[in-house]
Transfer RNA from an Oscillospiraceae bacterium, 83 nucleotides, folded computationally.
The coordinates come from a structure-prediction model, not an experiment, and the mean pLDDT is 80.
The source organism's lineage runs through Bacteria, Bacillati, Bacillota, Eubacteriales and Oscillospiraceae.
Rfam family: tRNA. The family's RNA type in Rfam is transfer RNA. Rfam's curators write: Transfer RNA (tRNA) molecules are approximately 80 nucleotides in length.
RNA sequence: GCCGGUGUGGUGGAAUGGUAGACACCGGGGACUUAAAAUCCCCUGGCCGCAAGGCCGUACCCGUUCGAAUCGGGCCACCGGCA
Repeated sequence: GCCGGUGUGGUGGAAUGGUAGACACCGGGGACUUAAAAUCCCCUGGCCGCAAGGCCGUACCCGUUCGAAUCGGGCCACCGGCA
């Protein structure tokens, strides 16, 4: 230099056009216990708000589409192959 792949939460990781984040870990609360461990239950992206609720969010920018994590273009980073 050329080709291919990957990029989603605090972490791993699903979702291949139709409610964004399943599932697990971490974290918070509770039950149980003399106390703990283990186990079980609930919650768990960010911002604003007393609350109800609202807005934003799939590395970053742009496009296609009624609708994009998903399709197309650009860009950056990482991984692999070829030279």